SAM riboswitch aptamer (S box leader) from a Dehalococcoidia bacterium, 112 nucleotides, folded computationally. The model forms 91% of the base pairs in the Rfam consensus. The coordinates come from a structure-prediction model, not an experiment, and the mean pLDDT is 82. It was read from a public genome assembly, where an Rfam model found it.
RNA sequence: CCCUUAUCAAGACUGGAGUUGAGGGAACCGGCCCUGUGAGACCCGGGCAACCUGCCAUCAUUAGGCAAGGUGCCAAAUCCGGCCACCCGAUGCGUCGGGAGGAAGAUGAGAG
Numbered sequence: 001c002c003c004u005u006a007u008c009a010a011g012a013c014u015g016g017a018g019u020u021g022a023g024g025g026a027a028c029c030g031g032c033c034c035u036g037u038g039a040g041a042c043c044c045g046g047g048c049a050a051c052c053u054g055c056c057a058u059c060a061u062u063a064g065g066c067a068a069g070g071u072g073c074c075a076a077a078u079c080c081g082g083c084c085a086c087c088c089g090a091u092g093c094g095u096c097g098g099g100a101g102g103a104a105g106a107u108g109a110g111a112g
Stems, first nucleotide, its partner, number of pairs: 001112001003110006013045001015044002018042003023034003028082004046074003050071003053067004078104001083102002086099005
C1' cells in the first nucleotide's frame, strides 16, 4: 500500500509555569463547535478498556470477571447532515419528518 473481517450512541485529562505558535474537528459542501485563557504536532505524566494477549470462571452455543503485556483511544453519536439507494407517514406536490442500509472514514485482527 492493498485484500478480508469485526466493531464504531459506552468508557477515559479543560492534565503540565514543557517545546513550538495557528489552526483543528478524515476528504469536498453546509452547519455547529473547539482554539493566543494556546489549536495542532512533539515530549512528560495520568487514565480508559474496543480488539489481540494472559489469568479466572463457564464450557453445546451465547455471555462474564480480572490484568493492562501488544496496538489503540481519552470534546461533542464517526459532532450533525449532505453522497448512493430503499421503506413508512404527512403534504399546500414545493417539500417535511422518521426508519433501516450502502459508500466513505477510524481502530483491531489475519493474509499478501